Transfer RNA from a Planctomycetota bacterium, 82 nucleotides, folded computationally.
Rfam family: tRNA. Rfam classes the family as a transfer RNA.
[in-house]
RNA sequence: GGAGGGAUACCUAAGUGGCCAACGGGGGUGGACUGUAAAUCCACUGGCUUCGCCUUCAGAGGUUCGAAUCCUCUUCCCUCCA
Numbered sequence: 001g002g003a004g005g006g007a008u009a010c011c012u013a014a015g016u017g018g019c020c021a022a023c024g025g026g027g028g029u030g031g032a033c034u035g036u037a038a039a040u041c042c043a044c045u046g047g048c049u050u051c052g053c054c055u056u057c058a059g060a061g062g063u064u065c066g067a068a069u070c071c072u073c074u075u076c077c078c079u080c081c082a
Base pairs, nucleotide, nucleotide: 001081002080003079004078005077006076007075010026011025012024018065027045028044029043030042031041032040046054047053048052058074059073060072061071062070
């Protein structure tokens, strides 16, 4: 230099136009159970003034009524080729 794959919440990971603040697992917090602990079970785990609202999927821009998802550029990581 060329080709391909990837970046999502504390970690991991699914999701590829609307049903998404985003499945699941781990971790954490609270509770139940237990003599204690472990295991198991339940709830919560972006923020707030919490029947709702706001913001968010590497960064910036664009398309669209609507974007984590499609398009463009940039940054970073991985694999292969030269």

It was read from a public genome assembly.
The prediction has a mean pLDDT of 81.